[in-house]
RNA sequence: GCGGAAGUAGCUCAGCUGGUAGAGCAGUGGUCUCCAAAACCGAAGGUCGUAGGUUCGAUCCCUGCCUUCCGUGCCA
Numbered sequence: 001g002c003g004g005a006a007g008u009a010g011c012u013c014a015g016c017u018g019g020u021a022g023a024g025c026a027g028u029g030g031u032c033u034c035c036a037a038a039a040c041c042g043a044a045g046g047u048c049g050u051a052g053g054u055u056c057g058a059u060c061c062c063u064g065c066c067u068u069c070c071g072u073g074c075c076a
């Protein structure tokens, strides 16, 4: 350089071929307890990598770019 995969909550990951973005864990508030742990209940937490395009409507489709990973090549 070329080809491929991935990027969604603090972390690990879903999102069913376009129609209101979710779970577990962590953190946090509460119940319980003499206290704590465990268990249970609740709330909070997202410019869906970035910039455009298509569309009434985009995490999802198209294009450029960025980052990470895998495969492969050239020069030295």
Base pairs, nucleotide, nucleotide: 001072002071003070004069005068006067007066010025011024012023013022019056028042029041030040031039049065050064051063052062053061
This is a predicted structure of a 76-nucleotide RNA (transfer RNA) from a Bacteroidota bacterium.
Its Rfam family is "tRNA". Rfam describes the family as follows. Transfer RNA (tRNA) molecules are approximately 80 nucleotides in length. It is annotated as a transfer RNA.
The coordinates come from a structure-prediction model, not an experiment, and the mean pLDDT is 82.
The organism belongs to Bacteroidota, within Bacteria.